Predicted 3D model of a 367-nucleotide RNA (Bacterial RNase P class A) from a Balneolaceae bacterium. The sequence was found by an Rfam model in a public genome assembly. The prediction has a mean pLDDT of 77. The model forms 95% of the base pairs in the Rfam consensus.
RNA sequence: AAAGGUUCCCGGGCAAUCGCUUCCUGAAUUAUCGGGAGGAGGAAAGUCCGAACACCUACGAGUACCGUGCUUCCUAACGGGAAGAUUCCGGCAACGGGAUAGACAGUGCCACAGAAAAUAUACCGCUCCAGUGCUUCGCAUUGGGGUAAGGGUGAAAUGGUGGGGUAAGAGCCCACCGCUCCGGUGGUGACAUCGGAGGCAGGGUAAACCUCACGGGGUGCAAGUUCAUGCAGGUUGUGCGCCUCUCGUCGCUAUACAACCGGGUAGAACGCUUACGAUCGCUGCAGCAAUGUAUCGGCCAGAUAAAUGAUUGCCAUCCCGAUUUAAUAUCGGGAUACAGAAUUCGGCUUACAGGGAACCUUUACAA
Repeated sequence: AAAGGUUCCCGGGCAAUCGCUUCCUGAAUUAUCGGGAGGAGGAAAGUCCGAACACCUACGAGUACCGUGCUUCCUAACGGGAAGAUUCCGGCAACGGGAUAGACAGUGCCACAGAAAAUAUACCGCUCCAGUGCUUCGCAUUGGGGUAAGGGUGAAAUGGUGGGGUAAGAGCCCACCGCUCCGGUGGUGACAUCGGAGGCAGGGUAAACCUCACGGGGUGCAAGUUCAUGCAGGUUGUGCGCCUCUCGUCGCUAUACAACCGGGUAGAACGCUUACGAUCGCUGCAGCAAUGUAUCGGCCAGAUAAAUGAUUGCCAUCCCGAUUUAAUAUCGGGAUACAGAAUUCGGCUUACAGGGAACCUUUACAA
């Protein structure tokens, strides 16, 4: 200097004029005027998860169903986060991404090809014995045995490589690797590593059924609370009390409860945000980190058909062109991202013009 990787930040500013709206305050009796303090995000998006809160709703046990699934830690909780383990993929690397309980509890599936995909087996082949033909060695063929090392098929073929041995072969034997069991060391742990013994085996698949462990009601601010207005009942059924069902306790019960048909009302306040909240900020301490903790300081929109804006000017940033030896400066033109609260909060995912900071990797050059 160039190209990459990871993490974080900003994402317009100032002024004038006019406009909208929340709260406080003064005046006016009228719907207005004046003053003061405020008014859209890092994702407000998606609605994929988790909760707070509210109601169903009195409390338990079992069961069905659903979710999660390597280890440790964090958190109110999560399918989230941090740090790790093993394994696979991409990249020269920094780094990025995927997977992770159990296959000896049982059931199912592995097309086609292939002899054979499970109670395994012999297509080509190798080898032994006997017979026959040809015949120099030997070759071909028939029958009976041995074989699974070599070849073929396949995603996958009965542990792998090498050596010995054999008629030819095979863990048949040996070494190493793998596997099983028993121990040592390190680590909280997933695991890693070392030693010993044993010739020791069909594989894969569980976002297939299943088994195991842990956890789990539903609906959602259009939840719900209160006030006002208004009314017309009828039919059927029988016990009801959140979940799929069952059982138990307790409570209510025919003036009750449930379903259906029909009639009437639909305004206001609260919830709702100047809010004490799993709250925000600086700093210290602990921790690799996520995060926790202590002192001090703070309280930041609240609409309801939905306010938080529009215009103009200057500046800022970026791009293009002109001028300039080049740079700087100057001039002209253009552009300025994704996007908008609706109960609140913690995550995940997605979108983003342009600009900035820190650390790391590779290449080249210089010292």